[in-house]
């Protein structure tokens, strides 16, 4: 090249064609403690990009970009 999968928080991963996109640890700030640790209260933070189907797309389609798989 070809072939096949993933792409949603810092990382690991759920999740759904509709109006709050969630959970674990991390991360910030209170409360507790002499002070730290645990613990507890809040809080910050995302749907790879572009098009296209539709009333409505993070979902469904089709290219493109990236990381891995198999093949050479």
């Nucleotide at each position: 090249a070809g072939u096949u999968c993933u792409g949603u928080a810092g990382c690991u991963c759920a999740g759904u064609g509709g109006u709050u996109a969630g959970a674990g640890c991390g991360c910030u700030c209170g409360c507790c403690u002499c002070g730290c640790a645990a613990g507890u209260g809040a809080g910050a933070g995302a749907c790879c990009u572009g098009g296209g189907u539709u009333c409505g797309a993070u979902u469904c389609c089709c290219a493109g970009c990236a990381c891995g798989u198999c093949c050479c």